[in-house]
Molecule: small-subunit ribosomal RNA
Organism: uncultured bacterium
RNA sequence: AGAGUUUGAUCCUGGCUCAGGACGAACGCUGGCGGCGUGCUUAACACAUGCAAGUCGAACGAGAAUCACUGGAAGGAGUUUUCGGACAACGGAAGGUGAGGACAGUGGCGGACGGGUGAGUAACGCGUGAGGAACCUGCCUUUCAGAGGGGGACAACAGUUGGAAACGACUGCUAAUACCGCAUGAUGCAUAGAGAUCGCAUGGUUUUUAUGCCAAAGAUUUAUCGCUGAAAGAUGGCCUCGCGUCUGAUUAGCUAGUUGGUGAGGUAACGGCCCACCAAGGCGACGAUCAGUAGCCGGACUGAGAGGUUGACCGGCCACAUUGGGACUGAGAUACGGCCCAGACUCCUGCGGGAGGCAGCAGUGGGGAAUAUUGGUCAAUGGGCGGAAGCCUGAACCAGCCAUGCCGCGUGCGGGAAGGAGGCCCUAUGGGCUGUGAACCGCUUUUGCCUGGGGGCAAUAAGGGCGUCGCGCACGUCCGAUGAGAGUACCAGGCGAAUAAGCAUCGGCUAACUCCGUGCCAGCAGCCGCGGUAAUACGGAGGAUGCGAGCGUUAUCCGGAUUUAUUGGGUUUAAAGGGUGCGUAGGCGGGAUUUUAAGUCAGCGGUGAAACGCAAGGGCUCAACCCUUGACCUGCCGUUGAAACUGGAGUUCUUGAAUGCGGAUGCUGUGGGAGGAAUGUGUGGUGUAGCGGUGAAAUGCAUAGAUAUCACACAGAACACCGAUUGCGAAGGCAUCUCACAAAUCCGUGAUUGACGCUGAGGCACGAAAGUGUGGGGAUCAAACAGGAUUAGAUACCCUGGUAGUCCACACUGUAAACGAUGAUAACUCGCUGUCGGCGAUACACAGUCGGUGGCCAAGCGAAAGCGAUAAGUUAUCCACCUGGGGAGUACGACCGCAAGGUUGAAACUCAAAGGAAUUGACGGGGGCCCGCACAAGCGGAGGAACAUGUGGUUUAAUUCGAUGAUACGCGAGGAACCUUACCCGGGCUUGAACUGCCGGCGAACGAUACAGAGAUGUUGAGGCCCUUCGGGGCGCCGGCGGAGGUGCUGCAUGGUUGUCGUCAGCUCGUGCCGUGAGGUGUCGGCUUAAGUGCCAUAACGAGCGCAACCCCUCUCCGUAGUUGCCAUCGGGUGAUGCCGGGCACUCUGCGGACACUGCCACCGUAAGGUGUGAGGAAGGUGGGGAUGACGUCAAAUCAGCACGGCCCUUACGUCCGGGGCUACACACGUGUUACAAUGGGUGGUACAGAGGGCAGGCGUCCGGCAACGUCCGUCUAAUCCCGAAAGCCAUCCUCAGUUCGGACUGGGGUCUGCAACCCGACCCCACGAAGCUGGAUUCGCUAGUAAUCGCGCAUCAGCCAUGGCGCGGUGAAUACGUUCCCGGGCCUUGUACUCACCGCCCGUCAAG
Repeated sequence: AGAGUUUGAUCCUGGCUCAGGACGAACGCUGGCGGCGUGCUUAACACAUGCAAGUCGAACGAGAAUCACUGGAAGGAGUUUUCGGACAACGGAAGGUGAGGACAGUGGCGGACGGGUGAGUAACGCGUGAGGAACCUGCCUUUCAGAGGGGGACAACAGUUGGAAACGACUGCUAAUACCGCAUGAUGCAUAGAGAUCGCAUGGUUUUUAUGCCAAAGAUUUAUCGCUGAAAGAUGGCCUCGCGUCUGAUUAGCUAGUUGGUGAGGUAACGGCCCACCAAGGCGACGAUCAGUAGCCGGACUGAGAGGUUGACCGGCCACAUUGGGACUGAGAUACGGCCCAGACUCCUGCGGGAGGCAGCAGUGGGGAAUAUUGGUCAAUGGGCGGAAGCCUGAACCAGCCAUGCCGCGUGCGGGAAGGAGGCCCUAUGGGCUGUGAACCGCUUUUGCCUGGGGGCAAUAAGGGCGUCGCGCACGUCCGAUGAGAGUACCAGGCGAAUAAGCAUCGGCUAACUCCGUGCCAGCAGCCGCGGUAAUACGGAGGAUGCGAGCGUUAUCCGGAUUUAUUGGGUUUAAAGGGUGCGUAGGCGGGAUUUUAAGUCAGCGGUGAAACGCAAGGGCUCAACCCUUGACCUGCCGUUGAAACUGGAGUUCUUGAAUGCGGAUGCUGUGGGAGGAAUGUGUGGUGUAGCGGUGAAAUGCAUAGAUAUCACACAGAACACCGAUUGCGAAGGCAUCUCACAAAUCCGUGAUUGACGCUGAGGCACGAAAGUGUGGGGAUCAAACAGGAUUAGAUACCCUGGUAGUCCACACUGUAAACGAUGAUAACUCGCUGUCGGCGAUACACAGUCGGUGGCCAAGCGAAAGCGAUAAGUUAUCCACCUGGGGAGUACGACCGCAAGGUUGAAACUCAAAGGAAUUGACGGGGGCCCGCACAAGCGGAGGAACAUGUGGUUUAAUUCGAUGAUACGCGAGGAACCUUACCCGGGCUUGAACUGCCGGCGAACGAUACAGAGAUGUUGAGGCCCUUCGGGGCGCCGGCGGAGGUGCUGCAUGGUUGUCGUCAGCUCGUGCCGUGAGGUGUCGGCUUAAGUGCCAUAACGAGCGCAACCCCUCUCCGUAGUUGCCAUCGGGUGAUGCCGGGCACUCUGCGGACACUGCCACCGUAAGGUGUGAGGAAGGUGGGGAUGACGUCAAAUCAGCACGGCCCUUACGUCCGGGGCUACACACGUGUUACAAUGGGUGGUACAGAGGGCAGGCGUCCGGCAACGUCCGUCUAAUCCCGAAAGCCAUCCUCAGUUCGGACUGGGGUCUGCAACCCGACCCCACGAAGCUGGAUUCGCUAGUAAUCGCGCAUCAGCCAUGGCGCGGUGAAUACGUUCCCGGGCCUUGUACUCACCGCCCGUCAAG
């Protein structure tokens, strides 16, 4: 810092999406350790249990347990005894005194802090800065003063008593630092007065006089701690104000204690805070009120910044404590763990009544994607009470849980190539990747486990020692008990690589690629988009990339997004200028000068909490984290200055603006009057059969007299020509003539005013057409409507009628592509050329100037088209409007309207685009030019019949497959009876029918004959080896392993080949130039050509592939060579023939040359070139024909000709054999043959080719047969022999008939090929003798040796279904005015929302979902 995505491509506009950072997070996979943080964002939902606020006996009464002292009872071992008893250790009761101090009470202080939460709150709530001359403040500090003397109660307690309980009730006793008088008392307070001084108003401060009023508490160990009044401080609080603080105007008016005053009350204090009275105010487009949302801030995240978002943790403020209300106590509360009342809920109950409040810490249920332990300690810090010891403290400090975040560490390090094995991939004998990775060798020990040691957090308290001074419970210093965390951090020793790696991604954006599977399925996806059989996008694998104890995904925020634009955007056509004017508020505003100091700038002062962030330094081994210091906190307030600019005040000026005077202009407005043409109607005349209307018609009108025509009359509406890029108006708009009234603009003048100006939210006015209301009017035209046509339909276009309306008056509506799709005003910035109105005395001239209205352009602008002094250029001011497309200018609401409707104006949902300008093509029932048997002009056919052949369809066991508009259909096939053959049925084989590598075994191979069988095949088996280096090999069979084989699929994976556009004239490149670019230019234009053929012109100059030429055949001539060809001359010979000798002149054959180039002439033209019955020539303007097919199009055809990737089959989808089928047949189509006849048919006679082919062949003569053909002999391996014409010509019959036309079909008899003619061959003879009498719509070929017509040959081939295909010659026409139309094509141009390109795109309805 950008990127992807609209298009065939381009530029722009514009949205969507991505890469970054962040998080109180959640989810998925995974998980070794430590440090430091964080952890209910949802139900301010409900809560079991425990704890979270107590303390003081140095305020008071009472005082249990216990202890000490005293006391010595009951009992009593034991001793003794006269047996009655006695003594008696021990035992320790009651009682007393003292200590002790639990529990409860009175009293004091604290429960208003600390801790939680964010429901409410849009507010002086918060932030910031001021003010309080309008206030309070317990504990604390300082100072001054004081504490005299009394009194009466109430708890506790005791007794009685109610209640289940909670909790009371009554009677009685009692203490105080509890309560209440009295005294004293001022510098306090109140009232009244006098003086001084100060201030921003009320007023403050201070001095003084008088009167009135108000205090207190003790305890005690004699150390001390308290108490009261006053003043001051500190701290904390309260109140007021300036400024700032979300969204909605589809919330525009709100307000009665409301705003103010006076008085009284209340408060710590000001105040409508409350009350009485009085006045009628107060707030509001600078957004009141209402509605929605929200705790605010320091800060946090992001960003270059400005900003945007946010307000978890930490800190400040506020609010709240189950919901709502209320006060009490108190220094402080309207009080989270206080009280009262009400509500909801939960719990207890003896049913009468009671109890409770986790938004404290844990914890539970619930909600939720989701958030922890019912832990330890007061050791430290802090808080409450206490003189203190101390007690309390879920504040706090710690620990526990969670990868939730940040930071750090580790999972080893070095060596190690046979680059192992395995996995994956490939062009696969082999190579590549994984990969120094592992193994293996050596080393280390952070972490881990075991053992041992182990600092600091601890300061000090009580108390004591010492020192200092102003000698105090003073200060400093030293000693001095105390550790929850925890035997933790840390340190040392030992053991051993040992205990430790995943996640996401790999089509582009975006770093990283292959194989397999899947087959628009399964799935992926943030956007574009992947997947329909070769998926780098799905799933798996291998590999790679990124990050790493984490990695991804999801939600949200900022960024990118200059996509709300202050920085930093736009509005002709992309979204966007209000229809137009006047004008209110507001905003902005000409020259000079004086002053002021609000804005502005500068200095200084106050404040801007700490934390955070930044910088420097320091402490934990580093870091995170923490500490210290600094800068910063861009702000606000005050103060002192400055005076250029803006603002305020004053004076002045004339150029902006306005006025006056003079002149001019106009379809400017309003209201009268007048006019002619046209139209329609009425009356009358003339006149007769149609008129009218259309593409063509019909409806309609007309013999009851139309249309037409003449005369007269009436009605309403609109104003021809002039008329124009003309004029006027703010816009809408305005056109016959004339009058009146009104307004405006321009020019000249420079007389008057002296900035009076510009814009303009709301507002007001005007505002085409249509429409509405009331009343007129109504000629024309004409929605609706009716009829006639058109059409598949035609609720349309066309025609005939026709009502509202169109016109007028008054009133409404308020919109238009109300457009220059361009808001208004002012200034500045080259030229050229029209035109309108003035000025320049005059003007058919001319330059200038002012104001309009047009065209072309420089600079500049613009995405481009274009704009360009009438800006869309350069500036300034103000207004309006825009922010992706659709939904939608729709819904709801409001306002306006009689209504129709208008104005304002969303959202849900949905898409990844929608759009602008320009470019290349393609297309157009757009235009221009041109060509082609394209049409036209002709000739002959097809379409009707029969047959042949191909195809579709149907049928079938199979009717193998392919070709399907042109460009498939006598096509692949240039030969389907078997074979071919790929199809079907049946019978066989499985290393296989053919080819090949290796191993093992056996054997010559080969096999006559016979048998079985449909055959393939099987059985039988007479006969029967070679080479050798002596190892073996060749050949064959059997078994095995590996290749085989496939006309199986994909022509949409391909090569090659081919068809078609099209033998059409096109298709491109290099350099240059133009354009932001796609692209253009060249290749366009004029002329010309068959041609992008050439010439001229030219920001193009050249070049390539095509065109043409070069090649072949044919036409003429020359040269050369003559056998198998030829025969003019010479000779011989025959019935006849170049038959023979001879010859090469001619023909001919082969080879080599020549010729044609608009070269010559005339005319036209610059030229290219064109025209000519021209000349010459065999041939004349490409002489005729062939071969030759540019860039490309149709995913055109072919995997079945061949080749080939991938997939599929492997005792079969391979292969062999027999038979069948490809020849089927209701039917449909294509291509042909033969005909329908007399330009013909039959019969007889007779003439003339070319090009090919021939030995398993072509045949000849003779003979046989009616013939197909057959037999014998003979000839030719070919310019030698053979195949060889028909139409034609001559003669004759037929005489217009289903025939002497036509020959299908059928019967019979034959011939030939072949292993074999049944399915399923051709030919011959005899007989039979069908349809058909020239063919509907429609359609095909052909422009000259062509069409038409006639026969001949060849390939394939045993034969042939050939009427097909490819060639050959014979005879031999007609017509073309012309390019309007049909088809196809080329060039230029134009429109386009098409580019898969008009067989396009796309709209509506219906149906299904």